[in-house]
RNA sequence: AGAGUUUGAUCCCGGCUCAGGAUAAACGCUGGCGGCGUGCUUAAUGCAUGCAAGUCGAACGGUCCUUCGGGACAGUGGCAAAUGGGUGAGUAACGCGUAAGUAACCUGCCCCUAAGUGGGGGAUAACUUCGGGAAACUGGAGCUAAUACCGCAUGUGAUGGCCCUUCAACAGAGUGGCUAUUAAAACCUUCGGGUGCUUGGGGAGGGGCUUGUGUCCGAUUAGCUUGUUGGUGAGGUAACGGCCCACCAAGGCAAUGAUCGGUAGCUGGUCUGAGAGGAUGAUCAGCCACACUGGGACUGAGACACGGCCCAGACUCCUACGGGAGGCAGCAGCAAGGAAUAUUGUGCAAUGGGCGAAAGCCUGACACAGCGACGCCGCGUGAGGGAAGAAGGCCCUCGGGUUGUAAACCUCUUUUCUCAGGGAAGAAUAAUGACGGUACCUGAGGAAUAAGUCUCGGCUAACUACGUGCCAGCAGCCGCGGUAAUACGUAGGAGGCAAGCGUUAUCCGGAUUUAUUGGGCGUAAAGCGCGUGUAGGCGGCUCUUCAAGUCGGAUGUAAAAUCUCCCGGCUCAACUGGGAGAGACCAUUCGAUACUGCUGGGCUAGAGUGCAGCAGAGGGAGGUGGAAUUCCCGGUGUAGUGGUGAAAUGCGUAGAUAUCGGGAGGAACACCAGUGGCGAAGGCGACCUCCUGGGCUGUAACUGACGCUGAGACGCGAAAGCGUGGGGAGCGAACGGGAUUAGAUACCCCGGUAGUCCUGGCCGUAAACUAUGUGCACUUGGUGUAGGAGGUAUCGACCCCUUCUGUGCCGAAGCUAACGCAUUAAGUGCACCGCCUGGGGAGUACGACCGCAAGGUUGAAACUCAAAGGAAUUGACGGGGGCCCGCACAAGCGGUGGAGCAUGUGGUUUAAUUCGAUGCAACGCGAAGAACCUUACCAGGGCUUGACAUGUAGCUGCACGUCCCGUGAAAGCGGGAUUCCUUCGAGGGUGCUACACAGGUGCUGCAUGGCUGUCGUCAGCUCGUGUCGUGAGAUGUUGGGUUAAGUCCCGCAACGAGCGCAACCCUUGUUGCUAGUUGCCAGCACUUCGGGUGGGAACUCUAGCAAGACUGCCGGUGUUAAACCGGAGGAAGGUGGGGAUGACGUCAAGUCAGUAUGGCCCUUACGUCCUGGGCGACACACGUGCUACAAUGGCCGGUACAGAGGGUAGCCAAGCCGCGAGGUGGAGCCAAUCCCAGAAAGUCGGCCCAAGUUCGGAUUGGAGUCUGCAACUCGACUCCAUGAAGUUGGAAUCGCUAGUAACGGCGUAUCAGCCAUGACGCCGUGAAUACGUUCCCGGGCCUUGUACACACCGCCCGUCUCAUCACGAAAGCCUACUGUACCCGAAGUCGCUGGUCCAACCCGCAAGGGGGGAAGGCGCCGAAGGUAUGGUCGGUGAUUGGGAUGAAGUCGAAACAAGGUAG
Repeated sequence: AGAGUUUGAUCCCGGCUCAGGAUAAACGCUGGCGGCGUGCUUAAUGCAUGCAAGUCGAACGGUCCUUCGGGACAGUGGCAAAUGGGUGAGUAACGCGUAAGUAACCUGCCCCUAAGUGGGGGAUAACUUCGGGAAACUGGAGCUAAUACCGCAUGUGAUGGCCCUUCAACAGAGUGGCUAUUAAAACCUUCGGGUGCUUGGGGAGGGGCUUGUGUCCGAUUAGCUUGUUGGUGAGGUAACGGCCCACCAAGGCAAUGAUCGGUAGCUGGUCUGAGAGGAUGAUCAGCCACACUGGGACUGAGACACGGCCCAGACUCCUACGGGAGGCAGCAGCAAGGAAUAUUGUGCAAUGGGCGAAAGCCUGACACAGCGACGCCGCGUGAGGGAAGAAGGCCCUCGGGUUGUAAACCUCUUUUCUCAGGGAAGAAUAAUGACGGUACCUGAGGAAUAAGUCUCGGCUAACUACGUGCCAGCAGCCGCGGUAAUACGUAGGAGGCAAGCGUUAUCCGGAUUUAUUGGGCGUAAAGCGCGUGUAGGCGGCUCUUCAAGUCGGAUGUAAAAUCUCCCGGCUCAACUGGGAGAGACCAUUCGAUACUGCUGGGCUAGAGUGCAGCAGAGGGAGGUGGAAUUCCCGGUGUAGUGGUGAAAUGCGUAGAUAUCGGGAGGAACACCAGUGGCGAAGGCGACCUCCUGGGCUGUAACUGACGCUGAGACGCGAAAGCGUGGGGAGCGAACGGGAUUAGAUACCCCGGUAGUCCUGGCCGUAAACUAUGUGCACUUGGUGUAGGAGGUAUCGACCCCUUCUGUGCCGAAGCUAACGCAUUAAGUGCACCGCCUGGGGAGUACGACCGCAAGGUUGAAACUCAAAGGAAUUGACGGGGGCCCGCACAAGCGGUGGAGCAUGUGGUUUAAUUCGAUGCAACGCGAAGAACCUUACCAGGGCUUGACAUGUAGCUGCACGUCCCGUGAAAGCGGGAUUCCUUCGAGGGUGCUACACAGGUGCUGCAUGGCUGUCGUCAGCUCGUGUCGUGAGAUGUUGGGUUAAGUCCCGCAACGAGCGCAACCCUUGUUGCUAGUUGCCAGCACUUCGGGUGGGAACUCUAGCAAGACUGCCGGUGUUAAACCGGAGGAAGGUGGGGAUGACGUCAAGUCAGUAUGGCCCUUACGUCCUGGGCGACACACGUGCUACAAUGGCCGGUACAGAGGGUAGCCAAGCCGCGAGGUGGAGCCAAUCCCAGAAAGUCGGCCCAAGUUCGGAUUGGAGUCUGCAACUCGACUCCAUGAAGUUGGAAUCGCUAGUAACGGCGUAUCAGCCAUGACGCCGUGAAUACGUUCCCGGGCCUUGUACACACCGCCCGUCUCAUCACGAAAGCCUACUGUACCCGAAGUCGCUGGUCCAACCCGCAAGGGGGGAAGGCGCCGAAGGUAUGGUCGGUGAUUGGGAUGAAGUCGAAACAAGGUAG
């Protein structure tokens, strides 16, 4: 410090996810030791049991014991129990933090200091006794003490009042005087004293109260408040105060967020982060609050009191039913809850606390121990040597590699462990140590007691095999798994960490993804529709005052712990001790005065006013005008009109449309008209008049910062819509009809109501868009246009120049993700406002406000996805455009589709009908030959190292082989006979047995090689360097011409090059040369008349080599180019014709059955052999062909002319036989020699005469021939007989542009034969047509749009059906909290009363009285409770609404291309 993920790729925006650190954790697997920490986060749920607060006999009376010294104990009394310890429910608050104040206060114990402590009295517990009660407890009577209680004396003082006075701002403090009130307790003693007590003053420490300031979320909480805010007086308190009461006034708080709701103890700190921040508030420390829930007071220095009291309530327990008892959020522990959190331990030895004079007692505070890897830290599980690189495992290309110096083995050590011995510090203190026989030390023993866990597709370090086969499973994100999974499971190996390792949860980080540091808003989310303006924010030049902001210094504070640095103590570390450091904020004070601010004065550049002009569809009102549509009246006139892609509905003989004249009415204003004008926006368009707003220019007279922005607020605001009253010509939602269509609730047509218009109201929204807030300033230019002013020049602004304002275009710098923007900024800055933070859900729900309604404004969540999106790029596509080509269409010729047959396919059938090919680009295809074989299929019969190959070992035998016999359909099985060479070791061959292995047309063409088809013989496809672009990419290859062609030329940030095109190759067309047999024959000779023979080498021909054609020449066009057009010459002319030749790539195209080949599968069978059958089936459908339907023909007879091929297991002549297929025969030929081999159409002559025929030949019967082991299934051919359909073929569709189509025959491969009408070739005869590129199909280039990229056979929307999930509404029902009013009213304080009761003091001899008090009663307040009625959150709810997600469901086809009606 970043990384993964949207795309075919790219850049950007943007979310999601990961790597880090942390934890009071939990879970899974595993687990040796020690130290230090830490341990109910949930139910502030309920608690059994024990303990957690007592102590003092030196305050007191008494009881008991006694060693006679003393000790123990309940009670009275004193002090403590308000500390310590726990918890975080409540609390958004002066609760907490921080800084101050208290002149408005209190303070037991402690310290210092001043003074005092005299003399009396009456009770009462305990105790005794009599009672009540189950108990808790309690009543009566009697006795008694005190440091308990009560008078009196004294008054240093204190307090109150009055007077004087000092300091003094105040309510404060002090000095003096008078007066009133007001105190005490004793105990111990060694008799020295000590400890107490009372009244004051001071201190320390502790507390109360007050104030500034900071302290979470929600505005879908906007108004709250009546003791409320203030005053006066009285009361109350330690003390100020509406704290309380009476009266008076009407205030107080709030957009700087009151009130209400939700959540929460606050802080030091802790975690994280570079920091700023964010999150958090366990353990430790400070503060607060609470103690079963609610209320209340008492005692006391201190409480409204965790282990005190009273009352009410809930709960639990005891009970004799009358009544009582209790409060673990103290330490342990139990139950419950929960993913989850420990021992009913030891000790007061230390530290600290209470009481005591002290000894001491008490102390679950605390110190320790126990349990838990819960965390941090440390240690160990051995160290060195050891290659035959052992065995085993795993992989393997079978060679080896790896585990791996790892192990074994040798040498060594002993941390840890076990045993034994010694043994602390911690105690300041003589004694006293829970921890603890612990830490530590010494010795002995023995490698001995000790390693796991997660991961290995990328991010992210680490790879193979097997299993599985979209199953099982994995997964943090992207994503893996459908038969070759480095992603699942296992194994081997590897990587990481290590007594732990992973997972889950949570926080910060990464995330600059809430942006102060540090983001944005034209198109990605985001500028309010526009203005006026309140609060607020910000504000021109200059002088001056102050010093609030600001800056600096000093002081105080910022507890300790924590953090950082240094030093020290535990062997180190964790841990811990000491010292130092750092501080923000805050407070006080001193200083500075540039900037901001405050006060006062001045200025004119901002802003405004005046004056002189100017333009304009700016707004409102009234009036006027013409053109057109429609309607009405009249005239002329006759059959149609209107409308459409084509039609129809409609109108019209009752007279339309057309045309002429007259009239009515409503709405809108042609031309002018212009990226022209005006307005803030919406918007504004005939003309005239009136009223009225704003702007611009010039001038520089006036004011003197009066300014900018603007949350709320207010106003304006297209269209549609709503309500009132009018109006209504045209147009025209809804609606009706006609068409279109599968349907057509649409698009098109004919009608047509609201509405559109006016009036005066409402609505308040738009792609209200420049998708660009307003204002000001600055920053190169060019060129239009609108309005004004000036200058120059001139007769004259006609041209020209300058300037201001508006409105456009193009472009520099700059900016931008790019597109683009660019003085009218999206540049550079300032000021202010508004808005955004992933997509969907959703601008929805609920709530509130507005509205007559429609609806608007504000505006979520659950749930769900890993994307959604912007710009640009390359392709592909378009019922987009342009240019161009092709038998693509058109123009022609001939076919197919109808018939019969042949052949292939589908389907069906079958034991099997083997398999493959399936739009073009499968279907006379693989197959250039299925009767057996082929053959892969089926049935049956056999064989098992095999039909075939190689090797090893063994056995021997034997040449191999040939012949014979039995059985059998054959294969096979069984048996017999015969038979070698040799150097005698063996070798070669062969057989048998066994083992390795063979074999497979079994699967996967979606694991492959190779080959092939197709686009397409289309003209394209790329590269290097350079340049441009952030990049994908572009350029080149685009453009202007031209070509069959990316062919060539020109131009050009490109310059070159490669694969393709063309050419080179073959063939054909012309000529020459060479050669002359088997071919040829002009001239000569012979001839059986046949180039037969001699001869010839001229010709044809053969087959070699050359020539020839290159737009070379001429003219025209063109850019002086490339090229095109025409012409000459030429056998041939612009590629002469034909062939071979197929770029980068596409289709997971075809082929595992041609061959090869990975993997999988079979192995007495999925191998192999044999016989027979099948591949030839047949209701049917399709493709490709043949033959026809006839007279341009058929039949009969005569007769003419080819080319290219093939031939020895072959072609086969002549002759003879047969009607013929053929037979016989055997000459010739390994071929320019012989043979196949008569070419046919043609031509000459004759017959047929329009008919199912003398057309056509299917089918069938009979008889034959040939091949072959064999023609039944299932061959071809011949003869005789038979003589079917068919009379030119619907929709549709195919081929062909010249020696082509069409027609005619001939040959060959395969092959015994042939189902060949097929395929591949050959020659003969030999046309028609092309205006042209609108349309169909395919293709090329450029361009455009795109939401496509599996690329239009794409993408994708909505309803409906089913399932699941969350949410809203809903008659209601229910809980919780809370408001208001009233009722009742416990305990208790306070007030009043007090007829009942009472020891202390007073009067009194006494009785009694007085003073004072108590019970009781009444009253105010008052918790809980009750009644009534509201509010809020939540739960539930028949039914209902939309939403989301699901497999390939249904219906349509809305969007993306002009998406087929632009959206």
Small-subunit ribosomal RNA from a metagenome, 1463 nucleotides, folded computationally. Its Rfam family is "Bacterial small subunit ribosomal RNA". The RNAcentral record of the sequence draws on SILVA.